[in-house]
Annotation:
The RNA shown here (transfer RNA) has 71 nucleotides and comes from a Minisyncoccota bacterium. The sequence is in RNAcentral, with records from ENA. Its Rfam family is "tRNA". Rfam links the family to the GO term triplet codon-amino acid adaptor activity. The family's RNA type in Rfam is transfer RNA.

RNA sequence: GCGAGUAUAGUUUAGUGGCAGAACAUCUGGUUGCCAAUCAGAAAACGGGGGUCCGAUUCCCCCUACUCGCA
Numbered sequence: 001g002c003g004a005g006u007a008u009a010g011u012u013u014a015g016u017g018g019c020a021g022a023a024c025a026u027c028u029g030g031u032u033g034c035c036a037a038u039c040a041g042a043a044a045a046c047g048g049g050g051g052u053c054c055g056a057u058u059c060c061c062c063c064u065a066c067u068c069g070c071a
Base pairs, nucleotide, nucleotide: 001070002069003068004067005066006065007064010024011023012022013021018054026042027041028040029039030038047063048062049061050060051059
């Protein structure tokens, strides 16, 4: 340099053109003499830009980061 793949919450991930789910972690409360465990609840995410579409996390293009292959 060329080609391919991946990018979703703090972490690991599911997901599909029509309000984005879960687990762990965090916070609050219940339970306990205290801690742990457990129960209930809360906050928290679609890498960036553009295009198509009534509607994009999903489809297309570019960029960025990482991984793999070729040279």

The organism belongs to Minisyncoccota, within Bacteria. The prediction has a mean pLDDT of 83.